[in-house]
RNA sequence: GAUUUAUACAGAAGAGGCGAGAGACAGGCUCUGUGACCCUCUGGCAACCAUCCCCCCAUGGCGGAAAGGUGCCAAUUCCUGCCGACUGAGCUAUUCUCUUUCGGAACUAUAAAUU
Numbered sequence: 001g002a003u004u005u006a007u008a009c010a011g012a013a014g015a016g017g018c019g020a021g022a023g024a025c026a027g028g029c030u031c032u033g034u035g036a037c038c039c040u041c042u043g044g045c046a047a048c049c050a051u052c053c054c055c056c057c058a059u060g061g062c063g064g065a066a067a068g069g070u071g072c073c074a075a076u077u078c079c080u081g082c083c084g085a086c087u088g089a090g091c092u093a094u095u096c097u098c099u100u101u102c103g104g105a106a107c108u109a110u111a112a113a114u115u
Stems, first nucleotide, its partner, number of pairs: 001115008013042005021031003025081004043073003048069002051065003054061002082104004088098003
């Protein structure tokens, strides 16, 4: 890097360094010289894997403990994007465009396994 599975409306910031863009892409919107993003240290959140306990016939469990390996600590993955349904509006009208809400998919991220 690729594939598969799971999760993504909860939660968690201080200091130092650097100095201009950052939030993956596009549009929107937001953050940012009152120093963002990024890096380092410290602190924290969570509980995917591993560990221990409990239940169980168990390769199981929507249980518990703890925190070793990861992860994370602006905004729901910040929102939308593709498909379907739905609400309302524009248009003489079909088409079409915009819009509300919901469902699904895709994308992205992370974990675990395989390669």

The RNA shown here (SAM riboswitch aptamer (S box leader)) has 115 nucleotides and comes from Algoriphagus sp. The source organism's lineage runs through Bacteria, Pseudomonadati, Cytophagia, Cytophagales and Algoriphagus. Model confidence (mean pLDDT): 81 of 100. Its Rfam family is "SAM riboswitch aptamer (S box leader)". Gene Ontology term of the family: regulation of gene expression.